c-di-AMP riboswitch aptamer (ydaO/yuaA leader) from a Solirubrobacterales bacterium, 151 nucleotides, folded computationally.
The prediction has a mean pLDDT of 76.
It was read from a public genome assembly, where an Rfam model found it.
The organism belongs to Solirubrobacterales, within Bacteria.
RNA sequence: AUAACCGGAACGCCGAAUCCUCAGCGCAUAGGGCGCAUGGGGAGCGGGGGAACCAAGUUUCCGGGGCUAACCCACCAGGUCCAAGGUGGGGGCGCAAGCUCCUUUCGCGCCAGCCCGACAGCUAACCCCGUAGGCCGACGAAGGAGAAUCG
Numbered sequence: 001a002u003a004a005c006c007g008g009a010a011c012g013c014c015g016a017a018u019c020c021u022c023a024g025c026g027c028a029u030a031g032g033g034c035g036c037a038u039g040g041g042g043a044g045c046g047g048g049g050g051a052a053c054c055a056a057g058u059u060u061c062c063g064g065g066g067c068u069a070a071c072c073c074a075c076c077a078g079g080u081c082c083a084a085g086g087u088g089g090g091g092g093c094g095c096a097a098g099c100u101c102c103u104u105u106c107g108c109g110c111c112a113g114c115c116c117g118a119c120a121g122c123u124a125a126c127c128c129c130g131u132a133g134g135c136c137g138a139c140g141a142a143g144g145a146g147a148a149u150c151g
Stems, first nucleotide, its partner, number of pairs: 012135003018043006024036004044131006054121001063119001064116004071090006091111005099146007
C1' cells in the first nucleotide's frame, strides 16, 4: 500500500410499517427541553371479513383459503402417486443517488418465509387486524413529464 474479516457512523435501500399526542420511565433544567427495544389514543398508509347484482354451478384428503414479487410449464424418472432435489423455458419483483414519476436498454440481485383452521368468489353499509423487521455492496446509458433553486 492492497485484500479479507469484525465493529461503528453517515448517505441511502427493501417494506404498508410514517407522523402527532397523552401517560410512564430516564436525562437535563432557570430551562419549560431531549430520549425510550413501555402502554393508550388519533391521523395517514396497508390488509382481511362482509349484501344485492354478477360470477360459479362446482367443491367436499388430491381439503380449502390469506399475506407477500416470491409463480407457471416441461424434462431428469424408475411400477404408480405425492413431496424434495436438479436442468431448462416462460413470468414476476428490487437496485443502479441534484428531487419525484413514466418508458426503453445494459448490468447486478431475489422468486423466500409466515398465517387461518374445515372455513371465506365479487361485495355498499358495517366489522376486524397491522403499522414490524432487515440491509450497508455498488454508484450505467437514452428519451419524456413535472416540481424546486438560481439568473